[in-house]
RNA sequence: GGGAUAAUAGCUCAGUUGGUUAGAGCUCCCGGCUCAUAACCGGGUGGUCCCUGGUUCAAGUCCAGGUUGUCCCA
Numbered sequence: 001g002g003g004a005u006a007a008u009a010g011c012u013c014a015g016u017u018g019g020u021u022a023g024a025g026c027u028c029c030c031g032g033c034u035c036a037u038a039a040c041c042g043g044g045u046g047g048u049c050c051c052u053g054g055u056u057c058a059a060g061u062c063c064a065g066g067u068u069g070u071c072c073c074a
Stems, first nucleotide, its partner, number of pairs: 001073007010026004019057001028044005050066005
């Protein structure tokens, strides 16, 4: 220098062919259970979907550019 791939909650991840209000587990907070703690049960909080722009009635999803990580080629 060229190519591939990934970026979504505090962490690990899902999200189908563009269309329901963006989700799960763990963590955290509250309550229950217990003499108490853990485990277990119920509920809750938490998001600029990496950034900018574009296409579209509608974008996490498609397109262009950029940033960062990983891998391959030279």
Predicted 3D model of a 74-nucleotide RNA (transfer RNA) from a Bacteriovoracaceae bacterium. The sequence was found in a public genome assembly. It matches the Rfam family "tRNA". Model confidence (mean pLDDT): 80 of 100. Lineage of the source: Bacteria > Bdellovibrionota > Bacteriovoracia > Bacteriovoracales > Bacteriovoracaceae.